[in-house]
RNA sequence: GAGCCGGCUGGGUGGCCGCGGCACGGCGGUCCUCCGACCGUGUCGAGGAAGGUCGGGGCUCCAAAGGGCAGGGUGCUGGCGAGACGCCAGUCGGGGCGACCCGCAGGAAAGUGCCACAGAAAAUAGACCGCCGAUGGGCCUGGCCGGGAAACCGGCUGGACCACAGGCAAGGGUGAAACGGUGCGGUAAGGGCGCACCAGCGUCCGGGGUGACCCGGGCGGCUCGGCAAACCCCACCCGGAGCAAGGCCAAGUGCGGGAAUGGGCUGCCCGCCCGCCGCCUCCUCGGAGGCGGCAUCCCCAGGUAGGCCGCGUAGAUGGAUGGUCACCCAGGCGCUUCGGCGCUGGACAGAACCCCGCCUACAGGCCGGCUC
Numbered sequence: 001g002a003g004c005c006g007g008c009u010g011g012g013u014g015g016c017c018g019c020g021g022c023a024c025g026g027c028g029g030u031c032c033u034c035c036g037a038c039c040g041u042g043u044c045g046a047g048g049a050a051g052g053u054c055g056g057g058g059c060u061c062c063a064a065a066g067g068g069c070a071g072g073g074u075g076c077u078g079g080c081g082a083g084a085c086g087c088c089a090g091u092c093g094g095g096g097c098g099a100c101c102c103g104c105a106g107g108a109a110a111g112u113g114c115c116a117c118a119g120a121a122a123a124u125a126g127a128c129c130g131c132c133g134a135u136g137g138g139c140c141u142g143g144c145c146g147g148g149a150a151a152c153c154g155g156c157u158g159g160a161c162c163a164c165a166g167g168c169a170a171g172g173g174u175g176a177a178a179c180g181g182u183g184c185g186g187u188a189a190g191g192g193c194g195c196a197c198c199a200g201c202g203u204c205c206g207g208g209g210u211g212a213c214c215c216g217g218g219c220g221g222c223u224c225g226g227c228a229a230a231c232c233c234c235a236c237c238c239g240g241a242g243c244a245a246g247g248c249c250a251a252g253u254g255c256g257g258g259a260a261u262g263g264g265c266u267g268c269c270c271g272c273c274c275g276c277c278g279c280c281u282c283c284u285c286g287g288a289g290g291c292g293g294c295a296u297c298c299c300c301a302g303g304u305a306g307g308c309c310g311c312g313u314a315g316a317u318g319g320a321u322g323g324u325c326a327c328c329c330a331g332g333c334g335c336u337u338c339g340g341c342g343c344u345g346g347a348c349a350g351a352a353c354c355c356c357g358c359c360u361a362c363a364g365g366c367c368g369g370c371u372c
Stems, first nucleotide, its partner, number of pairs: 001372009011328007019045008027036003047348001051359002054357005059242004071238005076090005091105001092103004106233002111231002113227003128172002130168003133164001135163003139159002142157006180198006199223002201220008246309004256300003260296002262274004275294009329346001331344005
């Protein structure tokens, strides 16, 4: 100088004005109880995230024998924890020279499916260029051998060219990914085709660890691509709604149920006079009887308005926790005679039932450890 990790802090003091809760006193409502949006004094009054409402729990109400299906969640190991998609330590994989960081980290050798573009081919591999010719043709008056006087004929073999049943996958080229790598042998050319070593996988044995897993050795040419944040398989787990939950008290000329009284003269008793409407039954068809309602008053139950609780050493629903001034402390800018001076200036945000976590936002400052 550049970085990594962890922790803390998140302006301070005082004056004045103001807001909310509680206590006490006063004042008012006719004294007390009680109430008040009034006055005074005292005291208390946001955060590391109070935020997002993501995961758990408390609390409350509803549901609930047990089992299965469907659906959802979690997914390496050990520990902590009430629990959790939490925390701590480790294992494995990836990144960094390093301190250290990151990871929804079971199964792809159960089944199904998908793998853009490019490319011949993307998973029972495939063949564009290319390599080969165990093959056909003519050519090079090719070479060698044999026959023949010669022209020429036959056989073997070499070269490049054309065509093509075919063989190959080493090399080129495409791609995120092309069916192990290097070398030798072998082959027409090639290829784990064979061999040696390396890598991976499977399996067996030994050792270490509580465990995930690690270390070493033997054997098998076994070489098998990726995606499960595609369906799916495996293991374990899972009732619903939420403080507008929910509980208590409870008005009315309102609703429901019940009891008594018919109304008037007259406040009560006696007495006198007199009803209206609807339904049912009976008969001599116009009356009689019965029931209910109209009216008054009382009682009961549920519940609405409303109030209280739930609710907390901040705590509402009228939703408080603020404003301003002075000085100081960080920080920034300018000037400077280097002593200071002037201007500016402190983020994110703000309780609403509570708690434990996670995630997200955050100007600046302080401390500790470590790396290159």